The part of an RNA shown here (large-subunit ribosomal RNA, domain VI) has 255 nucleotides and comes from a Candidatus Omnitrophota bacterium. The coordinates come from a structure-prediction model, not an experiment, and the mean pLDDT is 86. The sequence was found in a public genome assembly. Rfam family: Bacterial large subunit ribosomal RNA.
Context: one part of a larger RNA
RNA sequence: CGUAGGAUAUUUGAGGAGAUCAAUCCCUAGUACGAGAGGACCGGGAUUGUCGGACCUCCGGUGUUCCUGUUGUCGCGCCAGCGGCAUUAGCAGGGUAGCUGUGUCCGGAAAGGAUAAGUGCUGAAAGCAUCUAAGCGCCAAGCCCCCUCCAAGAAUGGAUAUCCCCAUUAGGCACCUCGAAGACUACGAGGUUGAUAGGCUCCAAGUGUACGGACUGUGAGGUCUUUAGCUUAGGAGUACUAAUUUGCCAAUUGG
Numbered sequence: 001c002g003u004a005g006g007a008u009a010u011u012u013g014a015g016g017a018g019a020u021c022a023a024u025c026c027c028u029a030g031u032a033c034g035a036g037a038g039g040a041c042c043g044g045g046a047u048u049g050u051c052g053g054a055c056c057u058c059c060g061g062u063g064u065u066c067c068u069g070u071u072g073u074c075g076c077g078c079c080a081g082c083g084g085c086a087u088u089a090g091c092a093g094g095g096u097a098g099c100u101g102u103g104u105c106c107g108g109a110a111a112g113g114a115u116a117a118g119u120g121c122u123g124a125a126a127g128c129a130u131c132u133a134a135g136c137g138c139c140a141a142g143c144c145c146c147c148u149c150c151a152a153g154a155a156u157g158g159a160u161a162u163c164c165c166c167a168u169u170a171g172g173c174a175c176c177u178c179g180a181a182g183a184c185u186a187c188g189a190g191g192u193u194g195a196u197a198g199g200c201u202c203c204a205a206g207u208g209u210a211c212g213g214a215c216u217g218u219g220a221g222g223u224c225u226u227u228a229g230c231u232u233a234g235g236a237g238u239a240c241u242a243a244u245u246u247g248c249c250a251a252u253u254g255g
Stems, first nucleotide, its partner, number of pairs: 001153001005164007015150004021049007033038001051107005059101004066094005071086006112144002118138004171249004175191005196242003199238005205231003212225005
């Protein structure tokens, strides 16, 4: 832009894509079969592997600065306490959210239709026989469905519900605060009639007991105050800050 009135929701499915796996064990049953050795069909149950999808409760990974320890050196006048650099984490021990797999959950099912090879019924040509010539069955991980996803730009351009009624306008866009959405765009949440983000408070969670002071030891250090102190992305609350003010498009050949 189109789908000839505009809009908000919900949909049908032409068509397309994906998936379709395998093994082991148990029961039936040591049965049928077989001299024995061995050892089933059919049917039922359980488990596992690969593959695929989703997720982060568990088990782990990462987590570039969340916490702690620590070496060398330089600085803040010195002590103490901190900071810089050593990889634009110095090294080391942990680690929230997020993202992840080796972790967790789920999937392949069942049914139907038409068939292949095959196997049949009836049955002539050809008084018999014959699955075939007319006719009618059964039968595969394969085909069409069934299952999952996309899908009306499917040009025969589909359907349903609701709103708007001629401008004091339905609705949309811009702009702004943002996001488990994202290259941009788009999509989604919100814009004071507000919890959208930041801040603050509380909680969760991480680290592991701060600084200062007191006591103790000649001292390095230890103990108490202290399960302290600090804390990114998590949860909740709270208008303190920022979403201000506003601009543009827009209901036509419909009714």

The organism belongs to Candidatus Omnitrophota, within Bacteria.